[in-house]
Context: one part of a larger RNA
Order: sequence, then structure tokens, then C1' cells
RNA sequence: GGACGAACGCUGGCGGCGUGCCUAACACAUGCAAGUCGAACGGAGAGGACAUGAAGUAUUUCGGUACGGAAUGCUCUCUUAGUGGCGAACGGGUGAGUAACACGUGGGCAACCUGCCCCAGACUGGGGGAUAACAUUGUGAAAACAGUGCUAAUACCGCAUGACAGGGUUCCGGGCAUCCGGGACCCUUGAAAGGAGAAAUCCGGUCAGGGAUGGGCCCGCGUCCAAUUAGCUAGUUGGCGGGGUAACGGCCCACCAAGGCGACGAUUGGUAGCCGAACUGAGAGGUUGAUCGGCCACAUUGGGACUGAGACACGGCCCAGACUCCUACGGGAGGCAGCAGUGGGGAAUAUUGGGCAAUGGGCGAAAGCCUGACCCAGCGACGCCGCGUGAAGGAUGAAGGUCUUCGGAUUGUAAACUUCUUUGAUCAGGGAAGAAAGAAAUGACGGUACCUGAAAAACAAGCCACGGCUAACUACGUGCCAGCAGCCGCGGUAAUACGUAGGUGGCAAGCGUUGUCC
Repeated sequence: GGACGAACGCUGGCGGCGUGCCUAACACAUGCAAGUCGAACGGAGAGGACAUGAAGUAUUUCGGUACGGAAUGCUCUCUUAGUGGCGAACGGGUGAGUAACACGUGGGCAACCUGCCCCAGACUGGGGGAUAACAUUGUGAAAACAGUGCUAAUACCGCAUGACAGGGUUCCGGGCAUCCGGGACCCUUGAAAGGAGAAAUCCGGUCAGGGAUGGGCCCGCGUCCAAUUAGCUAGUUGGCGGGGUAACGGCCCACCAAGGCGACGAUUGGUAGCCGAACUGAGAGGUUGAUCGGCCACAUUGGGACUGAGACACGGCCCAGACUCCUACGGGAGGCAGCAGUGGGGAAUAUUGGGCAAUGGGCGAAAGCCUGACCCAGCGACGCCGCGUGAAGGAUGAAGGUCUUCGGAUUGUAAACUUCUUUGAUCAGGGAAGAAAGAAAUGACGGUACCUGAAAAACAAGCCACGGCUAACUACGUGCCAGCAGCCGCGGUAAUACGUAGGUGGCAAGCGUUGUCC
């Protein structure tokens, strides 16, 4: 000198764009953050149309007639607790752990999986038994649970058909050892679901193949400090066989062998998420890993599996621990490292805001619903950038202040005064783009940006320094005191170094100080 997620002191006009718990991965009141589909299904409720039409009322010639509208049937619309499907494994947060194939980079899988999506092929036949909801009975303070009875499905289970899949034999071709690809034959296993519509058709379902995307595993190389850590290791190292997995593998198990790693730093201890990048530097390098993007890990602590294409699952389940809450003491409920917000810690870090208008996501045939992702607004000079606080003229060099050798010098064209301008702020009028889709409709921001007009210089400057380094000097006070200080050093009676004043220098809505890095 540069930089900062900064803090502190003094000061503070506006706008744009960014950015904001670095500490206690401390504890959390409250609200919201993941739903959706009635075009999968049976119900339940509400409303409407139509048909039949009880009780009752009036009348009656006692046959009826008129009014009435219960109940039932059918149909249409709306709502949705439950079954079912898809999603909830994405998006969002945090960096505790991790020195590791975690990450980066380059390869490998002839050892693998992949819902939704795309391409092309074949099929979608015929049956069955249940169960929520509902009704009812019971237990319980509650959370909730149990029994009995009924019912539906794109829920569940058989049967048929079906092979390019699996297994075996053989032939051909290839390779990198296990093997891979293709053809033929044989054997075995083994599918399905319907919905909407008047229909056309559309949306689905099953099996197998290919693709795309996303993942899993393996390897080479790179990746902090300490040797005042020198030896470490028993599933340890390898083999055979098996289990398990989507898949290879001591991943796990039985048996066998005695290996494996290490001064090219094993092991142990400490520290730490890694990278793209960021800061600095002429570069080499050094330092950092906030915001944004990629990967990883975690979700009160520890462990476990279930479901599923995908989790060992932040707003799922089970167990154990700590903590908090409810309780009728028998038993239950909870998890903000989501967005706000609270307490606490701290030098220190924001609103319990608006909207789904845009972008993106989930579901849905669609309309649409949901979305604290996101888009915006609010707060903070926290940072960067831009603008303003007026411009030109103006000497009697006014007054006042300060200094003075008392002559004057300086503040100083500075002010006053004259002329002019109106950015920002204020008021008034107009008023967007962002909106895309066949038309129409649709904007949170926002009556915002912007444009026009009005008024008046009117409302808007401070901070630090002035001995040398280092740009900028005098007076007074103080008297080794009070104090200053980054280093050298100032202060003990004329201090340009302390304090105040005047003046000057520097930067400027900031200026200084502190901390950290280069």
C1' cells in the first nucleotide's frame, strides 16, 4: 500500500447493486416451510332438476278434488375423512464429524442399478378372497387401542397365454485372466388395470430391448502440523468354500497358511469439511475457503432397520440416553444446523413483512392447488459505485477571531452583496417494461422507476493529523505533573511532540483506531 462477512470512537444527505450469528452443531414460545389427484375406489355431507308421492289442512255428493311436502328412486354439481397412486430421497439449512478414494484430477467396471422421460417391439384374457372407511360394542384422563358385522378399487392373490430375460449344450467371431458378442437346440421360471368420453380417441397397465439422466464400486496421482509419536496389526494379510449385495470385495462366516504396513514416515497425537475460486504479489509464491457454483457429511446424542427406483430418511418409524412439556400417576407428547422470531453467549450480525406476477419444483387430462425455493419489500454507511451539500462575479481587502516588532499580517473572494442554476429532498399531474400462451384475462414489487410542472440557495460536512519518518505552525495553559507515543522519543518555566485556540495539511459521507492476511 491492498484486502475484510468485520468491530469500536466521532460524524452522517440521497440513490443503485451487493451483503449481514465468524461466538453456543446452546436451548427454543408462536406461526408458516409438502403436498396433490374425485378422470383409481366405496362412502358421507350439501345443493339443484325430474319421477313416485306419506302425514296433515281445506272442501266434499264421502267416490274424490285442491294444497302440502316427509320418504324413496334416478340424475347433475360441489366438498372430502378413509382406501389407493405419485411426490415426500428434490428444493432449503449447517460444517459438528472427517487427514479419508472425503475432495480434486485422470482412468476402469468383461463386477453394477436407474422411478418419471425418449425410441422402437409384443401383450392387456379369465377368476378369487379380503380390508379400511361406515355401523356397533368396549377400554382409557388423554394419546390412542381392541372386538364384531358390511363394502369398493388402478389395493391384494391365484389361473391362462407370452421370452429377445435366466440356466444348460453346441457353433462362429472377438478379447484383457475371470470372459464378451452373435446364431441354433433343449429345459425351467415367469405378466398385466383400468379410467374419461356419445364416439373417434386420449390417459394409463405388463414383459422384454435400446437410449438419456442420475447414482454405486475400483484404481493412478495430488491433498496440514508434530519423530519431544518408531514401531503398528488378529478379520490382521492371503487362500479355498459359502453367505450377503444391484455389484466386486474379510463386507460377513467356517477352515487353512503366516502373513500385511513402516524413516519414500506406518502407528499415535493435534488441527481441518474439500474444490471452482477469493485476497495479495511483477511473477514465483503466500494466505483464505463468507456470499455464488460443484462434491461430501450431518439433522437433540447413540444405535437399528422398514417402505421404496432411490433413504438407513431434517419437518418418517423403532430402541436407548439427556432435556422440555401434559397427566386422573396408570401413561403419553416433542426435536428451528428450514423462514421469521425468543432467551443465552458475544466486540458483533436484520422483519414473528408482501406475493406466487415472473423463474423453478410436486401432483393433476385440465382448470388448478401447494411451494418462507424463489421474486420483492423492511432494517444496518457493512462494502463497492454514483450524486449532492451550489455556480459565476465580488476589495472598503468590512466586522469578528488569532498573531503582532503595534507598522501591520492572517482568516480571505472567504462572507456580505449582485446575477444565475435546481441534481437530490418536497409538492402536484402523467405513468411503465418486466406478461409468456390463439383471443381474453393475469404484476407482489408499485402509483415504484421514469417523464412533465412548481417553489426557494432554499433542507444536507465531518473526521484525523500538523517533531522526524510524513503533507501541514503559531499563541496560551501546564511544568518529568497532567499527559502523548507505530518507531525514534516528547514533558523537570518560553514544549511547532501534552491540553485548548487560531491557522494549515489530508481524506470526505465518511474519517480514524483495533484485529487478521498478503

Small-subunit ribosomal RNA, 5' domain from an uncultured bacterium, 518 nucleotides, folded computationally. Rfam family: Bacterial small subunit ribosomal RNA. The prediction has a mean pLDDT of 85.